[in-house]
The prediction has a mean pLDDT of 81.
Predicted 3D model of a 72-nucleotide RNA (transfer RNA) from a bacterium.
Order: sequence, then structure tokens, then C1' cells
RNA sequence: GGUCCCUUCGUCUAACGGUUAGGACGCCAGGUUCUCAUCCUGGUAAUAGGGGUUCGAUUCCCCUAGGGACUA
Repeated sequence: GGUCCCUUCGUCUAACGGUUAGGACGCCAGGUUCUCAUCCUGGUAAUAGGGGUUCGAUUCCCCUAGGGACUA
């Protein structure tokens, strides 16, 4: 240099083009407990950036950025 793959809450991980963007852990608050832990309830926070297609994009297309695999 070429081909291909990945990027979503703090972390991990879902989401036939129409989801309130869900779940687990974490964190916060409350309950329980003499206290901590456990357990229960509630809350918290996310689509890498830009453009296009579409009535509608996390999803499809292009470019850029970062990471990775193979190849020369």
C1' cells in the first nucleotide's frame, strides 16, 4: 500500500428500517441489619465524527478517525 472486520451507558452485552435504545455488573438513594456484607425497591448514564438514501437510520451507502486480522 491492498482486502476485510469492529466502534452503543463507567465496563460487558442486546436491539426484522418504526424499541420509552433493553439487560447484567458498577455507581447513587431508600428499605432490611447494632454496623458492614447479602437481599429487596427505585434511580443514574450510551449509539466514534461528518455526509447521503428513506416518510422514518443504532440498523443501509460513502468519507474521516481510532482499534484489529490477513496479505504484498
It matches the Rfam family "tRNA". Rfam describes the family as follows. Transfer RNA (tRNA) molecules are approximately 80 nucleotides in length.